A computed fold for a 546-nucleotide part of an RNA from an uncultured bacterium, annotated as small-subunit ribosomal RNA, 5' domain. The RNAcentral record of the full RNA draws on ENA and SILVA. Its Rfam family is "Bacterial small subunit ribosomal RNA".
Context: one part of a larger RNA
RNA sequence: UGAUGAACGCUUGGCGGCGUGCCUGAUACAUGCAAGUCGUGCGGCAGCGAGUUUAGCACUUAUUUUUUGAUCGGGAUAGACAGAUCUAUACCUAUUAUAAAUCGAGGAAUAAGUGCUAAAUGUCGGCAAGCGGCGGACGGCUGAGUAACGCGUAAGAAUUCACCCCAAAGUGAGGGAUAACUGCCCGAAAGGGUAGCUAAUACCACAUGUGGUCUACGGAUUAAAGCUAUUAGCGCUUUGGGAGAAGCUUGCGUUCGAUUAGCUUGUUGGUGAGGUAAUGGCUCACCAAGGCGACGAUCGAUAGCUGGUCUGAGAGGAUGAUCAGCCAGACUGGAACUGAGAUACGGUCCAGACUCCUACGGGAGGCAGCAGUAAGGAAUCUUCCACAAUGGGCGAAAGCCUGAUGGAGCAACGCCGCGUGCAGGAUGAAGGCCUUCGGGUCGUAAACUGCUUUUAUGUGCGAGGAAUAUGACGGUAACACAUGAAUAAGGAUCGGCUAACUCCGUGCCAGCAGCCGCGGUCAUACGGAGGAUCCAAGCGUUAUCC
Numbered sequence: 001u002g003a004u005g006a007a008c009g010c011u012u013g014g015c016g017g018c019g020u021g022c023c024u025g026a027u028a029c030a031u032g033c034a035a036g037u038c039g040u041g042c043g044g045c046a047g048c049g050a051g052u053u054u055a056g057c058a059c060u061u062a063u064u065u066u067u068u069g070a071u072c073g074g075g076a077u078a079g080a081c082a083g084a085u086c087u088a089u090a091c092c093u094a095u096u097a098u099a100a101a102u103c104g105a106g107g108a109a110u111a112a113g114u115g116c117u118a119a120a121u122g123u124c125g126g127c128a129a130g131c132g133g134c135g136g137a138c139g140g141c142u143g144a145g146u147a148a149c150g151c152g153u154a155a156g157a158a159u160u161c162a163c164c165c166c167a168a169a170g171u172g173a174g175g176g177a178u179a180a181c182u183g184c185c186c187g188a189a190a191g192g193g194u195a196g197c198u199a200a201u202a203c204c205a206c207a208u209g210u211g212g213u214c215u216a217c218g219g220a221u222u223a224a225a226g227c228u229a230u231u232a233g234c235g236c237u238u239u240g241g242g243a244g245a246a247g248c249u250u251g252c253g254u255u256c257g258a259u260u261a262g263c264u265u266g267u268u269g270g271u272g273a274g275g276u277a278a279u280g281g282c283u284c285a286c287c288a289a290g291g292c293g294a295c296g297a298u299c300g301a302u303a304g305c306u307g308g309u310c311u312g313a314g315a316g317g318a319u320g321a322u323c324a325g326c327c328a329g330a331c332u333g334g335a336a337c338u339g340a341g342a343u344a345c346g347g348u349c350c351a352g353a354c355u356c357c358u359a360c361g362g363g364a365g366g367c368a369g370c371a372g373u374a375a376g377g378a379a380u381c382u383u384c385c386a387c388a389a390u391g392g393g394c395g396a397a398a399g400c401c402u403g404a405u406g407g408a409g410c411a412a413c414g415c416c417g418c419g420u421g422c423a424g425g426a427u428g429a430a431g432g433c434c435u436u437c438g439g440g441u442c443g444u445a446a447a448c449u450g451c452u453u454u455u456a457u458g459u460g461c462g463a464g465g466a467a468u469a470u471g472a473c474g475g476u477a478a479c480a481c482a483u484g485a486a487u488a489a490g491g492a493u494c495g496g497c498u499a500a501c502u503c504c505g506u507g508c509c510a511g512c513a514g515c516c517g518c519g520g521u522c523a524u525a526c527g528g529a530g531g532a533u534c535c536a537a538g539c540g541u542u543a544u545c546c
């Protein structure tokens, strides 16, 4: 000089883009979320909605029945009147008149329809819990351990593989259970026991044997599952190949210490057996006595490795944050189960430490996932939005899930870009500072005049990212118009190295300092002021590396 995942001081400091953000305690964690999905595998039906049936109630319509009201005859007398006629009273008649017809009102019954309520019903849409399938071995985090075939690189042989792709063959006929559920019981809870029922793409055996495996070449052994919108499609079984993935072996490389010199008994090799997907002391029995080591074994210390990153002309040195590959770990230690795959972060079991609940008998938990809290520390962010995109899991699909991811928020933490005006303007104003008192300087700087509008503010318009539909971001970016110099400058230094000088104060004091060194009355080195220099939304200091 350059660099940094930086921190601290001053500036409280305008904007944008892109990145980055617990380097310390692999310390402890409140709370929420981070892995589910499939009803086109199954028995079912807790809840929701629809339907069906039954019952009750209400209403409407129709039929039947019943109760009840009104209307329908003649002539005489009296009254009213001009009259037709009307009213009142007594009477007569009974011709089907104790009737018939017409018009209403009410009650009951039956049937149908509509509505409400209740119950039943898995019938349908769907679906809690359950059986079953696939996925929870990916994705995400961390670097404790590890000096090792862990990593890097180059080779290799004795292997396996769910999903996916290609090819061939098959998919027949049966059986017995069990969860859910129901009853009873135990328990504070977590949970459990017992009896009974039921299904399947769950489980079992039979048939077949293209094939596969084993073989003493005679033979032995070995499969399957159905679902469905039913000419379709999705599956299932066996075998061969592929793709990609994983396990294993080897050469070389991979920090420091000899004030660590000897180490080793499954140790080194062989035979046989077991075990594994597979080679192998991987394990075991027997046999032999080997194997490693100054070309550094063993022991100790330190450390995840690499692509890369920083520096350097290079050689080299240092480093291993973010991104990418590999490895290792998931409270600590150990173990296996399931599975194609784990010795499994958000699975199981045992032990331990810690925390929590408890009815004291017993139980529950694991943020080195995303946010967040406490603690530690010089120091490191929001308990945000969305599955719209990309990708992943499941599903035939619709879709569901996804703190992966996409975004927004916070932080000058870093890099890059932009701005804080531009032009004119001398009486070189006022004021400050210096002065040899003439003047010099801040300084065209300001005022003033003209102009511009990046930015800002306001208004309008408004994408791409998305396919034809779907946008969290976001009315975001961009664009247009208006307003108005309007909203925006500090830090360090000025003895030499090293760009930049004077005055005042202080007087080996106070202080400065990276090195040399400055300060004891004339300090360009301390403190202040004016001026200057260098950087600039930063500038210095500290730490570390070259």
Stems, first nucleotide, its partner, number of pairs: 002545003006542005014418006020411002022376001027374003031371003036134003041131002044127002048125003051121021073092002076089005141329003150254007159246003164242008172206001174204002181196006211222004226234002255301003262292003267289008304326004308319004331352005354365004382408001384407003390404001391402004421451004431442004456483005465473001490535005495516003501530005511518002